A computed fold for a 375-nucleotide RNA from Aliiglaciecola sp., annotated as Bacterial RNase P class A. Its Rfam family is "Bacterial RNase P class A". The family's RNA type in Rfam is ribozyme. Model confidence (mean pLDDT): 78 of 100. The source organism's lineage runs through Bacteria, Pseudomonadota, Gammaproteobacteria, Alteromonadales and Aliiglaciecola.
RNA sequence: UGAGUUGGUCGAGACGAUCGUCGCUUUGUUACAUUUUGGUGUUUUCAAAGGGGAGGAAAGUCCGGGCUCUACAGGGCAGGGUGCCAGAUAACGUCUGGGCGGCGUGAGCCGACGACAAGUGCAGCAGAGAGAAGACCGCCGAUGUGCGCAAGCGCAGGUAAGGCUGAAAGGGUGCGGUAAGAGCGCACCGGACCACUGGUAACAGUUGGUUGCAGGGUAAACUCCACCCGGAGCAAGACCAAAUAGGGUUCCAUACGGCGCGGCCCGCGUUGGAACCGGGUAGGUUGCUUGAGCCAGUGAGCAAUUGCUGGCCUAGAUGAAUGAUUGUCACUUCUUCGGAGGUAACAGAACCCGGCUUACUGACCAACUCACCUA
Numbered sequence: 001u002g003a004g005u006u007g008g009u010c011g012a013g014a015c016g017a018u019c020g021u022c023g024c025u026u027u028g029u030u031a032c033a034u035u036u037u038g039g040u041g042u043u044u045u046c047a048a049a050g051g052g053g054a055g056g057a058a059a060g061u062c063c064g065g066g067c068u069c070u071a072c073a074g075g076g077c078a079g080g081g082u083g084c085c086a087g088a089u090a091a092c093g094u095c096u097g098g099g100c101g102g103c104g105u106g107a108g109c110c111g112a113c114g115a116c117a118a119g120u121g122c123a124g125c126a127g128a129g130a131g132a133a134g135a136c137c138g139c140c141g142a143u144g145u146g147c148g149c150a151a152g153c154g155c156a157g158g159u160a161a162g163g164c165u166g167a168a169a170g171g172g173u174g175c176g177g178u179a180a181g182a183g184c185g186c187a188c189c190g191g192a193c194c195a196c197u198g199g200u201a202a203c204a205g206u207u208g209g210u211u212g213c214a215g216g217g218u219a220a221a222c223u224c225c226a227c228c229c230g231g232a233g234c235a236a237g238a239c240c241a242a243a244u245a246g247g248g249u250u251c252c253a254u255a256c257g258g259c260g261c262g263g264c265c266c267g268c269g270u271u272g273g274a275a276c277c278g279g280g281u282a283g284g285u286u287g288c289u290u291g292a293g294c295c296a297g298u299g300a301g302c303a304a305u306u307g308c309u310g311g312c313c314u315a316g317a318u319g320a321a322u323g324a325u326u327g328u329c330a331c332u333u334c335u336u337c338g339g340a341g342g343u344a345a346c347a348g349a350a351c352c353c354g355g356c357u358u359a360c361u362g363a364c365c366a367a368c369u370c371a372c373c374u375a
Stems, first nucleotide, its partner, number of pairs: 001371010013329007021053002024050005031042004055346001059357002062355005067233004074266004079229005084098005099113001100111004114224002119222002121218002136163002138159003143156005171189006190213001191211005196205003237286004247277006257271004293312008330343005
């Protein structure tokens, strides 16, 4: 100097003003109701003042919860989810750290990471043979046997070291041995088992011993194993007011039945249920924003995170609120140097929170890696 990797910050400006808009608080005011005529209340009108008002993903609705209802009984089966170890967390399929495996020169990144001797499957073609799976080409022919004077040829039989096929073929290299071969034996690797050492553990080993020795791949195939899991959801639910038709028809049942919020069974509770047609209302309040909340400092921890102290309150709309104008400054483009213009992308809350995933514009900061050059 260039190219990368990882983490973090911000959300295209900053500070004001005027008008507009939504909500809250305070003070008054109008209307209505009530009253002991002091006042009180609210689905009421208007005014003034003060503070506040869209995201890092608000998106997806993929996970987990808080909260609400389902009977403040429950159990089992089926079904679903997760899958190395140790931690964090309210919890999770998330996160942190580690182990093992793979990719990368590296910083780093990825992992759907329990079990294949519990069982059942799947892998075209080729090839002798594809999973307790082999004899096509080869080699031998010691032993037995046929022919031959003999050399030798053939058969029986032996063989799996060499070759072929294939993505993959009954560990590898070497020596001995054999008729030729073969862990057949041996040495060294490799595998399995045991011990020791380190580590909480997964696991690891310049460790030791024993053993000729393992029968492949695939479970994001069915399956087995371990652990976890009711359901529905703010359009949940609660309250107030008003209106109507306490309507009509059909079916089942008589407690051995029916109903009771994923399915089935047992159990329990309860005592009538189910379907269709028709009619009324769909208005208001609440839930609804003080939270597993945020910021700063400090302690513990490798970290995720967490203890303590102090400070802060930061939208609650409901046919849908954030806009417009302008001044100064900042950045930036052009310039005839007078000035003119611009300030972006992905994208807008609807009960709330913790994650994951996806979309996107740039700027800045920190650490680390590699290449080249110079000293």